[in-house]
This is a predicted structure of a 73-nucleotide RNA (transfer RNA) from a Nitrososphaerota archaeon. The coordinates come from a structure-prediction model, not an experiment, and the mean pLDDT is 81.
RNA sequence: GGGCUCAUAGCUCAGUUGGUAGAGCGCCCGCUUUGCAAGCGGGAGGCCACGGGUUCAAAUCCCGUUGAGUCCA
Numbered sequence: 001g002g003g004c005u006c007a008u009a010g011c012u013c014a015g016u017u018g019g020u021a022g023a024g025c026g027c028c029c030g031c032u033u034u035g036c037a038a039g040c041g042g043g044a045g046g047c048c049a050c051g052g053g054u055u056c057a058a059a060u061c062c063c064g065u066u067g068a069g070u071c072c073a
Base pairs, nucleotide, nucleotide: 001072002071003070004069005068006067007066010025011024012023013022019056027043028042029041030040031039049065050064051063052062053061
């Protein structure tokens, strides 16, 4: 320098054909307990790496940039 894959909640990851984003763990509150843990119920937390484009509408499609992994040279 070139090819491929990836970037979504604090962490690990879903998100099909474009229609306004979810799970598990963690965190907070409540119930339960003499107390703790476990269990049950509820809640907070994300403008989807960044900048453009297409579209009535983009995490999703297109282009570029940045970063990570991997292969080739």
Its Rfam family is "tRNA". About the family: Transfer RNA (tRNA) molecules are approximately 80 nucleotides in length.